[in-house]
Context: one part of a larger RNA
RNA sequence: UUGCAGUUAAAAAGCUCGUAGUUGAAAUUGGGCGGGCUAUUAGUUUAGGCCGCUUCAGGAAGAACUUCUUCCAGUUACUUUGAAAAAAUUAGAGUGUUCAACGCAGGUUUCGCCUGAAUAUAUUAGCAUGGAAUAACAUAACACGACGAGGGUCCAUUUUGUUGGCUUGCAAACCCACGUAAUGAUUAAUAGGGACAGUCGGGGGCGUCAGUAUUGUGUUGUCAGAGGUGAAAUUCUUGGAUUUACACAAGACUAACUACUGCGAAGGCAUUCGCCAAGGAUGUAUUCAUUAAUCAAGAACGAAAGUUAGGGGAUCAAAGAUGAUCAGAUACCGUCGUAGUCUUAACCGUAAACUAUGCCGACUGAGAAUGGGUACCGCUUAUACGGUAUCCGCGCUCUACGAGAAAUCAAAGUGAUCAGGUUCUGGGGGGAGUAUGGUCGCAAGGCUGAAACUU
Numbered sequence: 001u002u003g004c005a006g007u008u009a010a011a012a013a014g015c016u017c018g019u020a021g022u023u024g025a026a027a028u029u030g031g032g033c034g035g036g037c038u039a040u041u042a043g044u045u046u047a048g049g050c051c052g053c054u055u056c057a058g059g060a061a062g063a064a065c066u067u068c069u070u071c072c073a074g075u076u077a078c079u080u081u082g083a084a085a086a087a088a089u090u091a092g093a094g095u096g097u098u099c100a101a102c103g104c105a106g107g108u109u110u111c112g113c114c115u116g117a118a119u120a121u122a123u124u125a126g127c128a129u130g131g132a133a134u135a136a137c138a139u140a141a142c143a144c145g146a147c148g149a150g151g152g153u154c155c156a157u158u159u160u161g162u163u164g165g166c167u168u169g170c171a172a173a174c175c176c177a178c179g180u181a182a183u184g185a186u187u188a189a190u191a192g193g194g195a196c197a198g199u200c201g202g203g204g205g206c207g208u209c210a211g212u213a214u215u216g217u218g219u220u221g222u223c224a225g226a227g228g229u230g231a232a233a234u235u236c237u238u239g240g241a242u243u244u245a246c247a248c249a250a251g252a253c254u255a256a257c258u259a260c261u262g263c264g265a266a267g268g269c270a271u272u273c274g275c276c277a278a279g280g281a282u283g284u285a286u287u288c289a290u291u292a293a294u295c296a297a298g299a300a301c302g303a304a305a306g307u308u309a310g311g312g313g314a315u316c317a318a319a320g321a322u323g324a325u326c327a328g329a330u331a332c333c334g335u336c337g338u339a340g341u342c343u344u345a346a347c348c349g350u351a352a353a354c355u356a357u358g359c360c361g362a363c364u365g366a367g368a369a370u371g372g373g374u375a376c377c378g379c380u381u382a383u384a385c386g387g388u389a390u391c392c393g394c395g396c397u398c399u400a401c402g403a404g405a406a407a408u409c410a411a412a413g414u415g416a417u418c419a420g421g422u423u424c425u426g427g428g429g430g431g432a433g434u435a436u437g438g439u440c441g442c443a444a445g446g447c448u449g450a451a452a453c454u455u
Base pairs, nucleotide, nucleotide: 004426005425006424007407008406012423014301016299017298021294022293023292025187026186074137075136076135077134078131079130081128082127090120091119094104095103106114107113146180147179148178150176151175152174153173191291192288193287194286196283197282199280200279204276205275206274207273210254211253214250215249216248217247218246219245221243225236226235262269263268306347307346308345309344310343311342316340320336321335322334323333358422359421360420362414363413365398366397367396370393371392372391373390374389375388376387377386378385402409403408428455429454430453437448438447439446440445
């Protein structure tokens, strides 16, 4: 590895990026000849036909082997065969240990006799060898590329009897211009990136604008109750509460429209207008040409609560105080009410961060709607409306060839008929997300994370 599981039983990191790692589109060699075997069909032959061996003569081709010379002609993985790999063990051959487990003996015509003590397996690495599918790397793009002949520069050595000098030739290195050639860049992935076009969205940031409500204040009208509850009470009230009307202020929030609708990586996002950059999908007779997928380490973002320092404090409201209820009530209900809730700057890094379902790729049913784009048609003033086709989305209904323990699921299917790629996690319940150590944090705490014992 064969060969587990991860919606709900234990288990998909909150989300995205990302290095190492792992994996990764298609494409380049076909043709001819000979021999053997098997099957079939047709024809011929009836004693020949065919094959093999040997000898002699001549000829042709090939193979094998040996010797010598020259050369390494892409590199590995993979695979074939061989050598090599201690014995005992194991499998297994032979053999009447009286059988057997064993043992390596034994048999016989008794001898100067005969015959064993086989064989196989032996993973990886290394060596030799045949193959050339598959996989990887490499080659000619600033031609400093290949081959050929020519020329030049420079240098070394040898031979011309010796020494010295000159010239030529040969060898090495470098350079020049010429010639030869089909001269040399594979496609353009229903992979990916980029450019462009008109869109789309409650995506983001900054500014601006609006709306009612709430609370408070001022003025105003009337009046004895008002609040609140299951019922009450705490509470407010002729110093005019509650309520009515008109104003003003503050801080928060964004109703109806609002949907099994949209956007965003997730967290999340809803008044108007403006600005800024970003994004998906679509369209394309655009461009690059493997640039890709998933990801230890590492990084960005990350609700609410919480922390620090400012601002702001309308509402609501942990803590706290009270009135009730009650056996009790440190609660549920009521009245107050601080931190907080809002914002700026910085931390924290967790949630039932849930679709309790990793990401990328392929295939496998039907249907009606819906959001965005494109093309065409109809009707039209129209980008409104209707229809057809098509691409990409959020979901839904039915069905089950399929799956599942079932609930259910077009994915949770294509799984014992077991191989698309890649990451993470789990192994009975507790002890325990505890102790300890490390690390991060101002802290609260986070990340990593046991054991004894128990059942």
This is a predicted structure of a 455-nucleotide part of an RNA (small-subunit ribosomal RNA, central domain) from Yarrowia lipolytica.
The full RNA is in RNAcentral, with records from ENA and SILVA.
Model confidence (mean pLDDT): 81 of 100.